[in-house]
Context: one part of a larger RNA
């Protein structure tokens, strides 16, 4: 002297723009944060028979994205540059097909069981749900003879799906080289451990996994242990070199109450899915059941400290639909707080050889001071009143925000904070008498204290200023 997700004390007019649990990854009451298609099904109501509507169910397609939080991880976790032995729903493009049958089932009805959560038994029924037949190449196996697997239909007449193979694009999945904290008061470490060969598995490589075989592999260029820690772009500070941070924005990872599974699916070993086990809290007919805010509000409680249980789907997006649309605490607004940058304002002009008060004084006087009072002027905001774009794209219409931005008339009206011994810009009176106090550091204070306390005058900064904490 910069710098901060700050925080304390004084003080505080306005506006933009950003930001806001750094601690208990403690634990939560309430309410939302993933729904969507009737143009896949039946059903059921209502019809002007042309057609609507519908909570619930089958059936897709989404829920693996968005969003949040750093526990954990020293690792191919990241960043870099390669690679080869893979998978990809939607999307795009290209080539082919899209023929025929069937059995069920929920919803419903009947009829038990249960406090409830939910469950059973019967019996009807549709589908793009589920099966079998056929067809078959540029697919896939193959002893090269052959073997083998597909399809759905819908609204209407042009469309939107279906099946199978290619091929892009974006995504993901693996494998290397090379970087990546601190400790030797951890020197040895390892037995699926190295390496092969067979079987398995997996989208795919690979001790991923298993049986035999060899006995290897890694280590002072720190293995192994232990502690620390999410990495990166980037952020701060330095003339650079380097040092330090990981809050806001973006990329990646990793968790989803602890711990362990696997299901479904193109993508999870899945935050607002399912199974178990443990804590925990709630229900409860004590038989048994329910949940998971590290989404957004919000609540306790730590704590020096971090906000509203707001309004909207009008913009962007994203998700389902042919559309119309619907969903969306993504996201847009707004709310609270000087938290930080930034901008503006608290008035300009002109007014005494200088009012009145303070204040100091050699009592002459000087200081506060063109300051005030007064005269003219002018209006940032804010309030009433009328106007009033733009963000809406895309004829029409569609604004949360909005009592907006801007003008136009009236009316009102806003400075503190620190400090004056030196460092360090700014000096005097009184009261105090090593007391009371001050103090980053040197040091002030014991009766003339520019250094402690009041006042005056200064002097910096300025909607702020002061301390304190970290960093360079």
């Nucleotide at each position: 002297g910069g710098a901060u997700u700050a925080a304390c004390g004084c003080u505080g007019g306005c506006g933009g723009c950003g930001u806001g649990c750094c601690u208990a990854a403690c634990g939560u009451a309430u309410g939302c944060a993933a729904g969507u298609c009737g143009a896949a099904c039946g059903a059921c109501c209502c019809u002007u028979c042309g057609g609507g509507g519908u909570c619930a169910g089958u059936g897709g397609c989404g829920g693996a994205u968005g969003g949040g939080u750093g526990a954990g991880u020293a690792a191919c976790a990241c960043g870099u540059a390669g690679g080869a032995a893979g998978c990809u729903a939607c999307c795009u493009c290209c080539a082919a097909c899209u023929g025929g049958g069937g059995a069920a089932u929920a919803c419903c009805c009947c009829c038990g069981c249960g406090a409830a959560a939910g469950c059973a038994g019967g019996g009807u029924u549709a589908a793009u749900a589920c099966c079998c037949c056929a067809u078959a190449g540029u697919c896939c196996c193959u002893u090269c003879g052959g073997g083998g697997u597909a399809a759905a239909g819908a609204u209407u007449u042009a469309u939107c799906g279906g099946u199978u193979g290619g091929a892009g694009a974006g995504g993901c999945g693996c494998c290397u080289g090379c970087g990546u904290c601190c400790u030797a008061u951890c020197a040895g470490c390892u037995u699926g451990u190295u390496g092969g060969u067979g079987g398995g598995g997996u989208a795919a490589u690979g001790g991923c996994u298993u049986a035999c075989c060899a006995a290897g592999g890694c280590u002072a260029u720190g293995a192994c242990g232990g502690g620390u820690a999410g990495g990166g772009g980037c952020u701060u500070u330095g003339a650079g070199a380097g040092g330090a941070g990981a809050g806001a924005c973006c990329c990646c990872c990793a968790c989803a109450a602890u711990g362990g599974g696997a299901c479904u699916g193109a993508g999870a070993c899945a935050c607002g899915g399912c199974c178990c086990a443990u804590a925990c809290u709630c229900c409860u007919a004590c038989g048994g059941g329910a949940g998971g805010c590290a989404g957004c509000a919000a609540c306790u409680g730590g704590g020096a400290a971090u906000c509203u249980u707001g309004c909207g789907c009008a913009a962007u997006g994203c998700u389902c639909g042919a559309a119309a649309g619907a969903g969306u605490g993504a996201c847009g607004c707004a709310g609270c707080g000087a938290c930080g940058c930034c901008g503006c304002g608290u008035g300009g002009a002109c007014g005494a050889a200088g009012a009145a008060g303070g204040c100091c004084u050699u009592c002459g006087g000087g200081u506060u001071g063109u300051a005030a009072a007064g005269u003219c002027c002018a209006a940032a905001a804010g309030c009433u009143a009328g106007g009033g774009a733009g963000g809406a794209a895309a004829u029409c219409u569609u604004g949360a925000c909005u009592u907006a931005a801007c003008c136009u008339a009236g009316c009102u009206c806003a400075a503190g904070c620190c400090c004056u011994g030196a460092c360090u810009a700014a000096c005097c009176a009184c009261g105090u008498g090593c007391c009371a106090g001050c103090a980053g550091u040197c040091g002030c204070g014991g009766u003339g204290a520019u250094a402690c306390g009041u006042g005056g005058a200064g002097g910096g900064c300025a909607a702020g200023c002061g301390u304190u904490a970290u960093c360079c």